[in-house]
Predicted 3D model of a 141-nucleotide RNA (c-di-AMP riboswitch aptamer (ydaO/yuaA leader)). The sequence is in RNAcentral, with records from Ribocentre. Model confidence (mean pLDDT): 75 of 100.
RNA sequence: AGAGUAAGUCAGCCUAAUCUAGCUAAUAACAACGCUAACGCUGGAGCGGAGGAACCAUUUUUUGGGGCGUAUCUCAAAUGAGAAGGACAUCUCUCAGUCCUAGCCCGUCAGCUAACUUCGUAGGCAUUGAGAGGAGACUGA
Numbered sequence: 001a002g003a004g005u006a007a008g009u010c011a012g013c014c015u016a017a018u019c020u021a022g023c024u025a026a027u028a029a030c031a032a033c034g035c036u037a038a039c040g041c042u043g044g045a046g047c048g049g050a051g052g053a054a055c056c057a058u059u060u061u062u063u064g065g066g067g068c069g070u071a072u073c074u075c076a077a078a079u080g081a082g083a084a085g086g087a088c089a090u091c092u093c094u095c096a097g098u099c100c101u102a103g104c105c106c107g108u109c110a111g112c113u114a115a116c117u118u119c120g121u122a123g124g125c126a127u128u129g130a131g132a133g134g135a136g137a138c139u140g141a
Base pairs, nucleotide, nucleotide: 007139008138009137010136012125013124014123018045019044020043021042022041023040028036046121047120048119049118050117051116056111064109065106066105067104068103072083073082074081075080084101085100086099087098088097091133092132093131094130095129096128
């Protein structure tokens, strides 16, 4: 030089739901001091929603309506079937297979929407194969 190549190992995932500063200090270690900092509180950034002019759109308003969310629609009416959508673990696509379609909020009122106002940053899971393509970290002939 071949070459950071062949090869090997790894990564958590869904979601907006992440990062960070300060305060507090359960627990553990220590003789003590000091240090580390689970949970929690407050703030900031990022991310994601809602309300809200003009212009435009809609003028269709109890069969109430609307929003978050993939979580809806149709037929049938306990169970079911179909459509549509979503999940199966680094990412994308294809085939086959499996599973899911909950929950919550506003309260008669909401189209879009600059300024502006406001809210959330919970939870849950780690469950399949085959093929094609692509990206990353570490080790490394």